[in-house]
RNA sequence: GCCCCCAUGGUGUAGCGGUGAGCACGUCGGCCUUUCACGCCGGAGGCGGGAGUUCAACUCUCCCUGGGGGUA
Numbered sequence: 001g002c003c004c005c006c007a008u009g010g011u012g013u014a015g016c017g018g019u020g021a022g023c024a025c026g027u028c029g030g031c032c033u034u035u036c037a038c039g040c041c042g043g044a045g046g047c048g049g050g051a052g053u054u055c056a057a058c059u060c061u062c063c064c065u066g067g068g069g070g071u072a
Stems, first nucleotide, its partner, number of pairs: 001071007010025004018055001027043005048064005
């Protein structure tokens, strides 16, 4: 250089073009407890960036950025 794959809350992940973007851990508040832990209830927190296609894009296309793998 070329080819392939990946990018979703702090972390790990799910999400066949239309569902209020879900789950686990973590975190915050409350309940419980003498206290902590466990357990229970509730909250905050996310689609890497830019264009395009579409009535509608996390999802499809292109470019860029970052990461991983293959190849002379």